[in-house]
Molecule: small-subunit ribosomal RNA
Organism: uncultured Bacilli bacterium
RNA sequence: AGAGUUUGAUCCUGGCUCAGGAUGAACGCUGGCGGCAUGCCUAAGACAUGCAAGUCGAACGAAGGGACCCAAUGACAUUUAUUGAAGUUUGGAGAGCUUGCUCAAAGAAUGGAUAUAAAUUGAUUUGGAUUAUCCCUUAGUGGCAAACGGGUGAGUAACACGUGGGUUACCUGCCUCCGAGUCGGGGAUAACAGUUGGAAACGAUUGCUAAUACCGGAUACGAUCUACGGAUUAAAGAAGCCUUUAAAGCUUCGCUUGGAGAUGGGCCUGCGGUGCAUUAGAUAGUUGGUGGGGUAAUGGCCUACCAAGUCGACGAUGCAUAGCCGAACUGAGAGGUUAAUCGGCCACAUUGGGACUGAGACACGGCCCAAACUCCUACGGGAGACAGCAGUUAGGAAUAUUCGUCAAUGGGGGAAACCCUGAACGAGCAAUGCCGCGUGAGUGAUGACAGUCUUUUAGAUUGUAAAACUCUGUUGUAAAGGAAGAAUACCCACUAUAGGAAAUGAUAGUGGGAUGACGGUACUUUACCAGAAAGCCCCGGCUAACUACGUGCCAGCAGCCGCGGUAAUACGUAGGGGGCGAGCGUUAUCCGGAUUUAUUGGGCGUAAAGCGUGUGUAGGCGGUUUAUUAAGUUUAAGAUUAAAGUCCGAGGCUUAACCUCGGUUCGUCUUAAAAACUGGUAGACUUGAGUAUAGUAGAGGCAAGUGGAAUUUCUAGUGUAGCGGUUAAAUGCGUAGAUAUUAGAAGGAACACCAGUGGCGAAGGCGGUUUGCUGGGCCAUUACUGACGCUGAGACACGAAAGCGUGGGGAGCAAAUAGGAUUAGAUACCCUAGUAGUCCACGCCGUAAACGAUGAGUACUAAGUGUCGGGAAACCGGUGCUGAAGUUAACACAUUAAGUACUCCGCCUGAGUAGUACGGUCGCAAGGCUGAAACUCAAAGGAAUUGACGGGCACCCGCACAAGCGGUGGAGCAUGCUGUUUAAUUCGAAGAUACGCGAAGAACCUUACCUAGACUUGACAUGCCAAUGACUGGUUUAGAAAUAAGCCUUUCCCUUCGGGGACAGUGGACACAGGUGGUGCAUGGUUGUCGUCAGCUCGUGUCGUGAGAUGUUUGGUUAAGUCCAAUAACGAGCGCAACCCUUUUCCUUAAUUGCUAACAUUAAGUUGAGAACCUUAAGGAUACUGCCAGUAAUAAGCUGGAGGAAGGUGGGGAUGACGUCAAAUCAUCAUGCCCCUUACGUCUAGGGCUACAGGCGUGCUACAAUGGCCGGUAUAAUAUGAAGCAAAAUCGUGAGAUGGAGCAAAUCACCAAAGCCGGUCUCAGUUCGGAUUGGAGUCUGCAACUCGACUCCAUGAAGUUGGAAUCGCUAGUAAUCCCGAAUCAGAAUGUCGGGGUGAAUACGUUCCCGGGUGUUGUACACACCGCCCGUCACGCCAUGGGAGUCGGUAAUACCUGAAGUCGGUAGCCUAACCUGCAAAGGAGGGGGCCGGUGAGGGUAGGAUCGGUGACUGGGGUGAAGUCGUAACAAGGCAUCCCUACGAGAACGUGGGGAUG
Repeated sequence: AGAGUUUGAUCCUGGCUCAGGAUGAACGCUGGCGGCAUGCCUAAGACAUGCAAGUCGAACGAAGGGACCCAAUGACAUUUAUUGAAGUUUGGAGAGCUUGCUCAAAGAAUGGAUAUAAAUUGAUUUGGAUUAUCCCUUAGUGGCAAACGGGUGAGUAACACGUGGGUUACCUGCCUCCGAGUCGGGGAUAACAGUUGGAAACGAUUGCUAAUACCGGAUACGAUCUACGGAUUAAAGAAGCCUUUAAAGCUUCGCUUGGAGAUGGGCCUGCGGUGCAUUAGAUAGUUGGUGGGGUAAUGGCCUACCAAGUCGACGAUGCAUAGCCGAACUGAGAGGUUAAUCGGCCACAUUGGGACUGAGACACGGCCCAAACUCCUACGGGAGACAGCAGUUAGGAAUAUUCGUCAAUGGGGGAAACCCUGAACGAGCAAUGCCGCGUGAGUGAUGACAGUCUUUUAGAUUGUAAAACUCUGUUGUAAAGGAAGAAUACCCACUAUAGGAAAUGAUAGUGGGAUGACGGUACUUUACCAGAAAGCCCCGGCUAACUACGUGCCAGCAGCCGCGGUAAUACGUAGGGGGCGAGCGUUAUCCGGAUUUAUUGGGCGUAAAGCGUGUGUAGGCGGUUUAUUAAGUUUAAGAUUAAAGUCCGAGGCUUAACCUCGGUUCGUCUUAAAAACUGGUAGACUUGAGUAUAGUAGAGGCAAGUGGAAUUUCUAGUGUAGCGGUUAAAUGCGUAGAUAUUAGAAGGAACACCAGUGGCGAAGGCGGUUUGCUGGGCCAUUACUGACGCUGAGACACGAAAGCGUGGGGAGCAAAUAGGAUUAGAUACCCUAGUAGUCCACGCCGUAAACGAUGAGUACUAAGUGUCGGGAAACCGGUGCUGAAGUUAACACAUUAAGUACUCCGCCUGAGUAGUACGGUCGCAAGGCUGAAACUCAAAGGAAUUGACGGGCACCCGCACAAGCGGUGGAGCAUGCUGUUUAAUUCGAAGAUACGCGAAGAACCUUACCUAGACUUGACAUGCCAAUGACUGGUUUAGAAAUAAGCCUUUCCCUUCGGGGACAGUGGACACAGGUGGUGCAUGGUUGUCGUCAGCUCGUGUCGUGAGAUGUUUGGUUAAGUCCAAUAACGAGCGCAACCCUUUUCCUUAAUUGCUAACAUUAAGUUGAGAACCUUAAGGAUACUGCCAGUAAUAAGCUGGAGGAAGGUGGGGAUGACGUCAAAUCAUCAUGCCCCUUACGUCUAGGGCUACAGGCGUGCUACAAUGGCCGGUAUAAUAUGAAGCAAAAUCGUGAGAUGGAGCAAAUCACCAAAGCCGGUCUCAGUUCGGAUUGGAGUCUGCAACUCGACUCCAUGAAGUUGGAAUCGCUAGUAAUCCCGAAUCAGAAUGUCGGGGUGAAUACGUUCCCGGGUGUUGUACACACCGCCCGUCACGCCAUGGGAGUCGGUAAUACCUGAAGUCGGUAGCCUAACCUGCAAAGGAGGGGGCCGGUGAGGGUAGGAUCGGUGACUGGGGUGAAGUCGUAACAAGGCAUCCCUACGAGAACGUGGGGAUG
């Protein structure tokens, strides 16, 4: 950084898709280790169990235990005294024998076990006492904490959050500092004890008692209030030290009252961050004021009164959605998305309401009430709230342990020790993520064996891979050692400092000690073994990586394009390969790519997109100049921007992830400065704009008159049979007199010529003429105003045609309608009629292809030319064309921009759904404006290119038509095909380009088909073994034959004599043979056809962004892309032509078997002879538009002529460009793959391919006199001949037979008919025609029954020239007449050749068919046998309406109204204070009651949102359904837009408009 995908190809527009990164993820397969992180995104659903907030006895009373006390008990331990074991050191009596070694008693020294006694300490246990004291524990009173910490994101669009300010409008416990105090009294109460209620929860009552609990009094530095006189207002003690007890004193911790600070909060406020306008108006405490209340404090926060305000297109209100931020992901950035973990703020704690306490709460583990739910219950009543940590259940694709510890960090309480702490630190589970490591390394080719896979069977591949040898030990296993995290707190000792009489104490320091959940963990060392550790996805393109088999549009794949219908690199498997790697893929979501919402950074003529046009409000933008200001702007400084994160630089874990440290960064605010630019203010200017004046052009508008031509109607005249209409007709009109014509009259509508890419107008639009009223423009001249300007959301006005309402009018035209035609139909096109309407007046409608498909304004940027207006000219203003630069995807635009810039408005963002639905709004209606979604598709689209096509155009050619000749189609027969039949009627060929085709020849064979009988290494090929034998020939039996069993005959070559070889058949086993079985859509080869048409291409160059173009086009010409000329082309290739064969003329050579002029000869070129002629066959020559004339362009060429045998490619043939038709052939042959293998192979016999109602093609023979028959007679050529051609002669009516001369051929053989001459027939189903049938024969052949050909006799059918339609042929051709050959035993009317006789016609290119070239249109490219539209029928999908029905939400009105709070208040209760001797009363308080407010509940009518709904509307999509053919070509009636009417449907018609 791009890529794929619209097309036959191209460029563009434009969507869809992919490659990247990320995640609190999930799923599939797999899984070795460690570190660091992370882990209910769903049901703010419900929760069993345990824990998560306590602490203080140095505030208090009380209770319990212990110590202390008395009496007993007397463990363990220590000391002393006594005892003195084992062992050790010496010692050596003595003993053994191997005589130099070993064993060794007594004794000595040491040693101190064991035991005993006494004493000391005093555990433990038992009983007693308990006044005081000490220690420990704690239910209660009291203090502090519980408002922190922890969780969650429901609500909230808000001062909730972020950021910056304000608070002279405020509070702040504990903490710090500075002052001043801490005096002296009182009355209760819990605990406790007694009685008592209740199932329980929990109480009731009597009595006793303490305080740092509570309440008076005193004092008042200060604080508060104040009328400035004054008034009001506090407190609590506890522990320690010292001391003879007390008192006093001191120290520390408390307490009270002030001031200050710090910290934390409350309130106010500027700015910022969201979707819908199909939410446009909202608001009554609402906005403000005054008084009062309330609060820590401001304030409608609350209340009474007064005023009527306040918010809103700069988006109020409403609805929907949502915790906000630091940040995270992505991105080059700008941005976009997100709101897990960590951090800040907010909100919430089952749902709703409420207050209390307190410094702080309207309080997650507090209270009261209401509601739903769960649990307990003795039914009376109670209890509860995991969105704390674990855990359970439900939901879900999905998210962990009912763990350890307070060791560290932090929090609460305490003087402290300590206690508490599911905060926290750790461990456990999970590949959930990031990072690191490993699963071994080196050598090793005979490229090993085996295996897999493939194969051309040689080999290749897996593959240095393995084996083998050498090495290492990360990790692992085992063993040993073993941390840091822990010291400023605590304990002990000591030192110093200040103060103090001293001590305690306070502060600072030194040394030592104790304390670790993790954890025997990290880490280190040693030993051991290559041992225990690799998968996942992909391999058609994008995108790195290919083969085999299986499957056969099936199974399946697929992100997009798309694969799969028998050779799938795309499905499945395998081998191989590629990628990543303890992971790999898939799914989901976000950003990117996407400049595809475009600020950076897009567009609007034709691709989506300029409002139909103007006037103008708000807003935006705005000429020259001076001064000033400082809002924007710029600069500097300051404040803030928490931490973490990002980035940069260092450091610590072996590295990294991770962590630690330092630095940088955006933004906001304040202050100061500058003054160029923008803005504000004040002043000036004239060029923008406007006004006045003098002219001028014009279908500009409105109103009222008026004119002629024409149509129609009416009246009258003339006049007679038609008129009218069409491609052709008919309906219609007309003898009741039309049409035509003449005269007159009536009425309505429109204004010929002039008339013009002419004029005017903002657009729509405007056209006879006159008059009146009126708008705007242009030009000229001077003067005036002095920026007055441009654009323009909303708004307002105008706005073709059609249409609507009311009233007129109505000639023509004419939707609808009727009739006639056309047609398969014709609700159309054509014709005849014809109503609304068209016209006028008034009022609506508000749309068009309302178009230049091009918004308005200003400035600038080459030329040339036409025309209109003004001007003397210069010039100015309109309206067109051609063109430069430039622009554009191209087409094109180009001073009238689509160029270069600026300003403002409108609009676009894939196609369809759809300008539809719903809602709103306008309209009398028709309808207009605004304007979606679900769902479906991978395209839809623009411009240009090459083809193809057109019932487009132009040119040209062809037996294409025309002009002719002869046929086919009718008959009979032959032959092929179809169909039918059959045991089989083998197979193929199918428009032209199948059908007398494969087949140049089916009685058997052929033969592939059927029936029957047989064979299985086979009928045929190669290889092996065995025995045998030359091969062979003849023959018998059974049988239909194949076949089977025999008989006779016959005996090769070499030899070292063992044998071997060749050949043959027989037998055997296996490789294999064999297949006319399938696929011509797997193929080769061959062939047909367009078409013997003139085309098809390339190189270089040039043009174009490109596909492509040019060349190959144009003007001539030709049979021809043949040639000439022109020409950004110049050349070349395959085709054309020529070269080849044949034919026509001549020459040379040659002369047998052919020939015969001369000579001789014969019956005869028979023979001699000849080489002249003919002929034969070799080689040459000839023809080239060469010559002449004309014409054309002085060309190519054409026309005519001469000469010539032949004249303009002389005639004919062979020769078939690039390609098309998946054309034909697997049955000529070859061949891949598939299939059969005692059969789909092989052999044999018989049958069939020859069937026969019907249909088609190709032929033969005819229908007759240009003929038939009979007789006579003349003349060919190509060819062929040994399993052959066969002469003469003879026989037969004949086919033919007998015969066998000659000939392997210019020698012999086979050989004509039409024609001509003569005769006959005389127009008839015949002397035409010969089918059919009967009989008799001939020939071939093993065999003519199915099923041959021919002959003779007899028979004598149809047929009298052929409907629609259709074929061939342009000269030696058609027509006609015979002949030959291949195949072949025999069997042509077929095929291929040969010659004989031998015509007619062509004006010409309008039309039919085919082809070529150019051009044009195209929505076609499988290319018109194309594409494609709509209704209807059926299936499926989403959606609108819908009688209704169900539910949610937020309000409104009324009723009811808990707790609480506020206010009021006769009864009841009441320790502290006051009065009082007392009793009692008072103040105050409590309770009760009343009122206000109030959650919830109820009732009512509406609003709104959602679900569902019989039926119904259209839409989308589906396999080869039905009906038509609307569109694309002039699409067969040009298309399209608006509108109205009509119609099965596409659609048709009318009016106006556009050209796309």